A computed fold for a 483-nucleotide part of an RNA from a metagenome, annotated as small-subunit ribosomal RNA, 3' major domain. Its mean pLDDT, the model's own confidence on a scale to 100, is 82.
Context: one part of a larger RNA
RNA sequence: UGACGGGGGCCCGCACAAGCGGUGGAGCAUGUGGCUUAAUUCGAUGCAACGCGAAGAACCUUACCUGGGCUUGACAUCCAGCUGCUGUCCCGGUGAAAGUCGGGAGUCCUUCGAGGGUGCUGGACAGGUGCUGCAUGGCUGUCGUCAGCUCGUGCCGUGAGGUGUUGGGUUAAGUCCCGCAACGAGCGCAACCCUUGUGAUUAGUUGCCACUUUCGUCGAAAGACGGGAAGCACUCUAAUCAGACUGCCUGUGACAAGCAGGAGGAAGGUGGGGAUGACGUCAAGUCAGUAUGGUCCUUAUGUCCAGGGCUGCACACGUGCUACAAUGGACGGUACAGAGCGAGGCAAUACCGCGAGGUGGAGCAAAUCGAUAAAACCGUCCCCAGUUCGGAUUGGAGUCUGCAACUCGACUCCAUGAAGCCGGAAUCGCUAGUAAAGGCGUAUCAGCUACGACGCCUUGAAUACGUUCCCGGGCCUUGUACA
Repeated sequence: UGACGGGGGCCCGCACAAGCGGUGGAGCAUGUGGCUUAAUUCGAUGCAACGCGAAGAACCUUACCUGGGCUUGACAUCCAGCUGCUGUCCCGGUGAAAGUCGGGAGUCCUUCGAGGGUGCUGGACAGGUGCUGCAUGGCUGUCGUCAGCUCGUGCCGUGAGGUGUUGGGUUAAGUCCCGCAACGAGCGCAACCCUUGUGAUUAGUUGCCACUUUCGUCGAAAGACGGGAAGCACUCUAAUCAGACUGCCUGUGACAAGCAGGAGGAAGGUGGGGAUGACGUCAAGUCAGUAUGGUCCUUAUGUCCAGGGCUGCACACGUGCUACAAUGGACGGUACAGAGCGAGGCAAUACCGCGAGGUGGAGCAAAUCGAUAAAACCGUCCCCAGUUCGGAUUGGAGUCUGCAACUCGACUCCAUGAAGCCGGAAUCGCUAGUAAAGGCGUAUCAGCUACGACGCCUUGAAUACGUUCCCGGGCCUUGUACA
């Protein structure tokens, strides 16, 4: 100087407390360990591995296993020689295919020197998801969006080093003020960026429909509904501005920084959310994303193909989904989104099918066309039961994608109807448009194991006395046989 302490002081954080909902019990999905296996490819392992790499394992992917092939090679560049015009297409034998053997059609461009391209042979070389993340780059996680980490000059100390950065206040903040042998500065904080909340201006199609007008239907009329014109008022869209700064007032404070309350305001003290991650720590993670040193393989640890495996199941753990019901289940009626996506695509009306779906194809490169929001609300039934709860499992019949659904796809219909009556010790998330509940969309993608991930909107709470305690962190101080 640090680190540590079941030392002290001050302070913070869904850290505890106060609340709400879960996990741990059940069934299923998914990942992992283990076991098994010819193979169950590899990596990730406290927090910070375990719905993680994987935003899609039937073949492919694929790296694993078994078997069958190839050896300048599936791919790149170059050299030498040879053949000779390829390339491409068709047929046959063998074969699971890859491949291999054979036959046929066709016969490249050209400055005619032989060159380009192609094939064969030979040689340089290719190739490796082989090893080392403890040789590395790059990227990432974590402490932690915590408030810290340093430097120049000066001063103090023999020196390591200290001071500044400590102190009194204050803040979300090393934020700011005051003081001080320090005076300044840098990386961080904040602001600048995006989005959302209010208004103005500009613009008005594909958006909008108040006023005006017209047509049609219903109506006795008032008027209602649907279409058009006119219009840009309103909503909206998307560009430019405005707006919030403790700016104003009162109190408090040290006449400071600030804090408390108030006014005005759509918004008030960082308005909400995001992006943004200092010096460093963990020889943290990644040689399998790519790059790369070294090392190893070279008729194989390379490469092609078929089939299998990654989906195996006594068991253990993590993360989820569905439930155990009446704030519910079933049936009927009826209302309201946002954000995205669409051409080998999204697909309406119509018809067929109980349904998954099929036939067919208007419209749409989309503010124009395409998709039922669901919970909510209204009405009826159920009457507390392993049930009209729950839906696993199994049998049968089908649909779709795709060369192909046996291993091993999703979905539909009929039948079947398991465990489960709120979960031990323990443990997790969340402070407001949040939790909880409800649906919708997208990437990957032929299809799908999505109940995952990432987004979007709808409905919409409870609680916080407080900081004694648990966990993590910051500053000062103290002890130390630790570095």
Record summary: Rfam family: Bacterial small subunit ribosomal RNA. Its family is annotated with structural constituent of ribosome and ribosome in the Gene Ontology.